[in-house]
The RNA shown here (transfer RNA) has 75 nucleotides and comes from an archaeon. The RNAcentral record of the sequence draws on ENA. It matches the Rfam family "tRNA". Its mean pLDDT, the model's own confidence on a scale to 100, is 83.

Order: sequence, then structure tokens, then C1' cells
RNA sequence: GAGCCUGUAGCGCAGCCUGGAUAGCGCGAGUGCCUCCUAAGCACUAGGUCGUGGGUUCGAAUCCCACCAGGCUCG
Repeated sequence: GAGCCUGUAGCGCAGCCUGGAUAGCGCGAGUGCCUCCUAAGCACUAGGUCGUGGGUUCGAAUCCCACCAGGCUCG
């Protein structure tokens, strides 16, 4: 220098190919119930500019372009 993969909640991930109006799951955290207390169990809650910027579109996590970070391969 070239190609490919990955980037979504504190952590691990799904959703992307096929755009559709509220972005979800598990773990973790908080609160409550239960219990003599803790653990377990149950219920609820909070937490996201979907890596960054731009474009297309009525509408973008999803399509297009550039860039950033990490990984792999080639030279």
C1' cells in the first nucleotide's frame, strides 16, 4: 500500500442480506415483594446520538460514499 471481517446498553450478542415507523435478548445494576437475615425466586425500573461525518429516501441500525479503531490475509 491492497483486500476481507468486526464496531449496537456497564459486559456478551441478535436485528443488517429483504429500509417501515416503539431498537431488543441474556448477564450485570437499582427498587420492591418474599425471608428472622442472606442467598435463591418473582415483579418492576433505569441505562443506547446503533464507531464518526455526509448522501439517497416519505422513512436508515439496515442502502451508498468517505473517514476512525481493532483483527486477519496478501505485497